[in-house]
Context: one part of a larger RNA
RNA sequence: AUGAACGCUGGCGGCGUGCUUAACACAUGCAAGUCGAACGAAGCGCUUUAAUUGAUUUUCUUCGGAAUUGAUUUUAUUGUGACUGAGUGGCGGACGGGUGAGUAACGCGUGGAUAACCUGCCUCACACAGGGGGAUAACAGUUAGAAAUGACUGCUAAUACCGCAUAAGCGCACAGUACUGCAUGGUACAGUGUGAAAAGCUCCGGCGGUGUGAGAUGGAUCCGCGUCUGAUUAGCCAGUUGGCGGGGUAACGGCCCACCAAAGCGACGAUCAGUAGCCGGCCUGAGAGGGCGACCGGCCACAUUGGGACUGAGACACGGCCCAGACUCCUACGGGAGGCAGCAGUGGGGAAUAUUGCACAAUGGGGGAAACCCUGAUGCAGCGACGCCGCGUGAGCGAAGAAGUAUCUCGGUAUGUAAAGCUCUAUCAGCAGGGAAGAUAAUGACGGUACCUGACUAAGAAGCUCCGGCUAAAUACGUGCCAGCAGCCGCGGUAAUACGUAUGGAGCAAGCGUUAUCC
Numbered sequence: 001a002u003g004a005a006c007g008c009u010g011g012c013g014g015c016g017u018g019c020u021u022a023a024c025a026c027a028u029g030c031a032a033g034u035c036g037a038a039c040g041a042a043g044c045g046c047u048u049u050a051a052u053u054g055a056u057u058u059u060c061u062u063c064g065g066a067a068u069u070g071a072u073u074u075u076a077u078u079g080u081g082a083c084u085g086a087g088u089g090g091c092g093g094a095c096g097g098g099u100g101a102g103u104a105a106c107g108c109g110u111g112g113a114u115a116a117c118c119u120g121c122c123u124c125a126c127a128c129a130g131g132g133g134g135a136u137a138a139c140a141g142u143u144a145g146a147a148a149u150g151a152c153u154g155c156u157a158a159u160a161c162c163g164c165a166u167a168a169g170c171g172c173a174c175a176g177u178a179c180u181g182c183a184u185g186g187u188a189c190a191g192u193g194u195g196a197a198a199a200g201c202u203c204c205g206g207c208g209g210u211g212u213g214a215g216a217u218g219g220a221u222c223c224g225c226g227u228c229u230g231a232u233u234a235g236c237c238a239g240u241u242g243g244c245g246g247g248g249u250a251a252c253g254g255c256c257c258a259c260c261a262a263a264g265c266g267a268c269g270a271u272c273a274g275u276a277g278c279c280g281g282c283c284u285g286a287g288a289g290g291g292c293g294a295c296c297g298g299c300c301a302c303a304u305u306g307g308g309a310c311u312g313a314g315a316c317a318c319g320g321c322c323c324a325g326a327c328u329c330c331u332a333c334g335g336g337a338g339g340c341a342g343c344a345g346u347g348g349g350g351a352a353u354a355u356u357g358c359a360c361a362a363u364g365g366g367g368g369a370a371a372c373c374c375u376g377a378u379g380c381a382g383c384g385a386c387g388c389c390g391c392g393u394g395a396g397c398g399a400a401g402a403a404g405u406a407u408c409u410c411g412g413u414a415u416g417u418a419a420a421g422c423u424c425u426a427u428c429a430g431c432a433g434g435g436a437a438g439a440u441a442a443u444g445a446c447g448g449u450a451c452c453u454g455a456c457u458a459a460g461a462a463g464c465u466c467c468g469g470c471u472a473a474a475u476a477c478g479u480g481c482c483a484g485c486a487g488c489c490g491c492g493g494u495a496a497u498a499c500g501u502a503u504g505g506a507g508c509a510a511g512c513g514u515u516a517u518c519c
Stems, first nucleotide, its partner, number of pairs: 001517002004515005011391006017384002019349001024347003028344003033091003038088002042084002044081003049076003058067003098302003107227008117219002122215007130164001132162002139154006170195005176189005200207002228274003235265002240262004245257003277299004281292004304325005327338004355381001357380003363377001364375004394424004404415004428460001431454004438446001463508005468489003474503005484491002
């Protein structure tokens, strides 16, 4: 000094921090949605009109009825909605959050390179948006299945999909000129051929769409140097090392492939084995150095184990897909479902580590024109003396040096101004009243919280370890090499300042001591 644990003890507050072990298995809930200003249909509510039904009212009456009125019901239809939940479509699910298994590596750190690269949303500039088509989900019907999930037929829309037109300083191919660079090369200019675009919605304010160029942001790749231990690991390697040609990629490259050559690495430690995420930093130390890599921040890797691609600007994707394995669950035995190293929580392991909490009020993120919705990110609260810091457990006076206790040479001495008693005070806690900032016009989970005021009672609040030397602090009794102590030296065998108890004392103090580990 610690992400600590254990024993004894425990008043308050603030700020932090809390599975270091089984990357063991997980019940349950939540953690990624959103847009009706892209789209069609359905439902619901209100509404327009028409038909239907006909309670009731009124009139006439030959008392049989006729006419009139039209509540209500049903159907169709028009319009409408801060309405509802599916579906098509768009954007986001590649961020945020978790963990450290793997990795000794261009993984990380640092400094460079890309004339070898990509970049949705955002910003700027220029240009454009013409005219068509065929489907499909939803829905309806039929049908398979226990279910999960389908199959078939029919209908329909779009900012979904597909041709056509147009298009430059865009792509591809061909052949040039000029300038220029560290090499491959780069830039500019003009030419021929060829290829590729678009989408609408609207509350009329806008919001979107396409192409090209630039920027910004984010990423990708390459290189120099640095990055643990072992030689009781000395040789290693066959796409291995290089070339030529191709494939592939955003891009270079044995990245992959065919052919050719036989190279390449290594005592400046290759290969192999062990261990390990790396760093900013943290601990210690006068420093040099040593140890560590919890929290917070950056990078990397992983998401039950292994493999694979799809979509996409971006993934080979924690809460997407497919396959295989192990495991768990459902099953009508034919077949299906699942993945907490997200937040809580459970079992297990362990010396050991918390609530199945509140809120989107703030900060930030996704979607949306917005209203708003979502957000276990986050903000807060709860639990734990786990840590640091602060405060309190009273202050002054008070000698009959009370009683009690311990000791004693029985005179006394110590506890000790300590207590009692008298006089005060109210920090904290408790009670009552008021009551913020955080939010900007509104909106506050925290929270009637922080804070302020008043009244109230010394009341509700002290322990732990040690006292042979090191090392501050000693006496009595018990025990008798026993029981025991112990960090080292050592103590205990009849007067033990070292064991146990008591009294006294020393140290630290809401802690104290022990254990573990590092300097």
The prediction has a mean pLDDT of 83. The part of an RNA shown here (small-subunit ribosomal RNA, 5' domain) has 519 nucleotides and comes from an uncultured Lachnospiraceae bacterium.